[in-house]
RNA sequence: GGACGGACACCGCUGAGUCGCGUCCCGUCGUCCGAGACGGGUGCGAGCCGGGGACCCAUCGCAGUCCUGGGGUGAAUCCGGACCGGUCUCCCGACCGGUCGGGUAGGGCACUUCUGAGCCCGAAUCCGUCAGCUAACUCGGCAAGCGGUAUCGGAAGAACGG
Numbered sequence: 001g002g003a004c005g006g007a008c009a010c011c012g013c014u015g016a017g018u019c020g021c022g023u024c025c026c027g028u029c030g031u032c033c034g035a036g037a038c039g040g041g042u043g044c045g046a047g048c049c050g051g052g053g054a055c056c057c058a059u060c061g062c063a064g065u066c067c068u069g070g071g072g073u074g075a076a077u078c079c080g081g082a083c084c085g086g087u088c089u090c091c092c093g094a095c096c097g098g099u100c101g102g103g104u105a106g107g108g109c110a111c112u113u114c115u116g117a118g119c120c121c122g123a124a125u126c127c128g129u130c131a132g133c134u135a136a137c138u139c140g141g142c143a144a145g146c147g148g149u150a151u152c153g154g155a156a157g158a159a160c161g162g
Stems, first nucleotide, its partner, number of pairs: 010148005018046005024041006047142006057132001069130001070127004078103002081100008106121004111157007
């Protein structure tokens, strides 16, 4: 000096998941003792996101039988296929659940928007028989994960520099 890997710090990305102030508690650092610094917890406020909730609007002929609950957060919906299990049925078959796999609405790819190609995701969970919209009002949330220029190109901007 170089390559690879790791830790810390710093910078950044997805996302509402951020900011400010105070207090005491805890931890780490620091000091001879202190002062103090950082992080976490906690309280208040701001900001952001979401749910519930009138008029108006939207929806809506009546009755019976059978099947089926419905809704919210989120990009994460919907449609086939294979296999397994269960229920119903005389059979054909139908429905429900699970696993695997394919496609797809939609979302993401690092200053922003549009665009061509390419890549990745397309989960999870809550309410509990209830919910259209919705002023006042009211309830809740502010997690988690990842990267070190993170795909390449075109157009228009922004920003920076001269």